The RNA shown here (transfer RNA) has 72 nucleotides and comes from Hibiscus syriacus.
Its Rfam family is "tRNA". Rfam's curators write: Transfer RNA (tRNA) molecules are approximately 80 nucleotides in length. It is annotated as a transfer RNA.
Its mean pLDDT, the model's own confidence on a scale to 100, is 82.
């Protein structure tokens, strides 16, 4: 240089044109003489970054930017 795959909550992972969930951690709270275990509930996402197409975009399209893999 060409080509492909991934980027989604602190980690780690779904999802798929129509409010964005899960485990584990975090915090409070209940439980206990305490601590672990359990249990109830809370918080934390510009869904890489821009543009565009849509009535509408995490999804689709184009360019980037970052990481792996492969050709040369």
């Nucleotide at each position: 240089g060409c080509c492909u795959u991934u980027g989604u909550a602190g980690c780690a992972a779904a999802g798929u044109g129509g409010u964005a969930g899960u485990g584990c951690g975090u915090u409070u709270g209940c439980u206990u003489c305490g601590u672990a275990a359990g249990u109830a509930a809370a918080a934390g996402g510009u869904c890489g970054u821009g543009u565009g197409u849509u009535c509408g975009a995490u999804c689709c399209a184009c360019a980037c930017c970052a990481a792996g893999g492969g050709c040369u």